[in-house]
RNA sequence: GCCGAAGUAGCCAAGAUGGUCACGGCACUGGUCUGAAAAACCUGGGAUGUUGGUUCGAGUCCAACCUUCGGCA
Numbered sequence: 001g002c003c004g005a006a007g008u009a010g011c012c013a014a015g016a017u018g019g020u021c022a023c024g025g026c027a028c029u030g031g032u033c034u035g036a037a038a039a040a041c042c043u044g045g046g047a048u049g050u051u052g053g054u055u056c057g058a059g060u061c062c063a064a065c066c067u068u069c070g071g072c073a
Base pairs, nucleotide, nucleotide: 001072002071003070004069005068006067007066010026011025012024019056028044030042031041032040049065050064051063052062053061
């Protein structure tokens, strides 16, 4: 330099053919329980890499860019 894959919360991760409120786990906040903790249970908040485009509607489709990984040279 060329080709391909991936990017969703602090971490991991799902999301049928574009359509209801973006599913869960760990962690975290508050509470119940306990003499106090841990565990368990209940509860709460937070996310679609960036910028554009298509569309009535984008996590999903398109383009460019950024980052990471792999392959070729």